Description: Predicted 3D model of a 73-nucleotide RNA (transfer RNA) from Methanobrevibacter sp. Its Rfam family is "tRNA". Gene Ontology term of the family: triplet codon-amino acid adaptor activity. Its mean pLDDT, the model's own confidence on a scale to 100, is 81. The source organism's lineage runs through Archaea, Methanobacteriati, Methanobacteriota, Methanobacteria and Methanobrevibacter.

RNA sequence: CGGGAUGUAGUUCAGUUGGUAGAACACUUGGUUUGGGACCAAGGGGUCGUACGUUCGAGUCGUAUCAUCCCGA
Numbered sequence: 001c002g003g004g005a006u007g008u009a010g011u012u013c014a015g016u017u018g019g020u021a022g023a024a025c026a027c028u029u030g031g032u033u034u035g036g037g038a039c040c041a042a043g044g045g046g047u048c049g050u051a052c053g054u055u056c057g058a059g060u061c062g063u064a065u066c067a068u069c070c071c072g073a
Stems, first nucleotide, its partner, number of pairs: 001072007010025004019056001027043005049065005
């Protein structure tokens, strides 16, 4: 320098043909317990890496760019 993959909650990851952003674990509160753990119930937390574009509508499509990884030179 060229090509490819990945980027979504604190973590690991789903998200179908473009149509209300989700799960598990973790966290907070309450119950249970002498206490902790475990268990049960409830709750909080996201501008989907960034910018722009297409569209009535974008996590999803297009362009550029950033980070990490892989391949080639």